[in-house]
RNA sequence: GCGGGCGUAGCUCAAUGGCAGAGCAAAAGUUUCCCAAACUUUAGACGGGGGUUCGAUUCCCCUCGCCCGCUCCA
Repeated sequence: GCGGGCGUAGCUCAAUGGCAGAGCAAAAGUUUCCCAAACUUUAGACGGGGGUUCGAUUCCCCUCGCCCGCUCCA
């Protein structure tokens, strides 16, 4: 330099052009003499920019980061 994959909550992962979810973690509450466990509730995210569209996390372009392969030079 070329090609490909990935980027969503604190962590691990879903999802689909039409309300963004789960598990664990966090906070509050119930329970308990206390703790743990259990149960209930709450908060929290689509890497960034632009485009298409009535509507974009999803489609297109650019860009950033990570990973893999190929190539060149040293």
Predicted 3D model of a 74-nucleotide RNA (transfer RNA) from a Comamonadaceae bacterium. The same sequence occurs in records of 3 taxa. Rfam family: tRNA. Rfam describes the family as follows. Transfer RNA (tRNA) molecules are approximately 80 nucleotides in length. The sequence is in RNAcentral, with records from ENA.